About this RNA: A computed fold for a 109-nucleotide RNA from uncultured Croceitalea sp., annotated as SAM riboswitch aptamer (S box leader). It matches the Rfam family "SAM riboswitch aptamer (S box leader)". About the family: The SAM riboswitch is found upstream of a number of genes which code for proteins involved in methionine or cysteine biosynthesis in Gram-positive bacteria. The sequence was found by an Rfam model in a public genome assembly. Its mean pLDDT, the model's own confidence on a scale to 100, is 82. The organism belongs to Croceitalea, within Bacteria.
RNA sequence: UAGUUAUCAAGAAAGGUGGAGGGAUUAGACCCAUUGAAGCCUUAGCAACCCUUUGUUCCAUACAAAGAAGGUGCUAAAUUCUACCUGCCGGUGGCAGGAAGGAUAACAG
Numbered sequence: 001u002a003g004u005u006a007u008c009a010a011g012a013a014a015g016g017u018g019g020a021g022g023g024a025u026u027a028g029a030c031c032c033a034u035u036g037a038a039g040c041c042u043u044a045g046c047a048a049c050c051c052u053u054u055g056u057u058c059c060a061u062a063c064a065a066a067g068a069a070g071g072u073g074c075u076a077a078a079u080u081c082u083a084c085c086u087g088c089c090g091g092u093g094g095c096a097g098g099a100a101g102g103a104u105a106a107c108a109g
Base pairs, nucleotide, nucleotide: 003107004106005105006104007103008102013043014042015041016040017039021032022031023030026083027082028081029080044075045074046073049071050070051067052066053065054064055063056062079101084098085097086096087095088094089093
C1' cells in the first nucleotide's frame, strides 16, 4: 500500500510543550482556534475490534452475559453537512434510503 469482512447519530480531557492554523482530499457551507490551532510528551478516561471468563450449543469462523490485564483505536459538532443514484413531497428546496470516498479493527498477500 491494492484486497476481504464488520462498524461508524452512543461514549470519553486535563496538564506540559508549541505558536497559527484545524475539521482526510477537491468545491461549497458551517464550525473550532491567540480565552492558544496542528504536531509532540505525560497522565487520565471512553469503548469493547482483537482479547479473557462463564453459559448455551447444531461443538463452532456461532450466540448470550460478564470483564478490562494486554494489542490497537478513540476522547467538538452524524464519518460536521452537501456533492453521485433512487424514491417521496407542499419542489430555487426538503425528507428517506443507497452508493462512492474516508476512518478504525480483524484477516490476508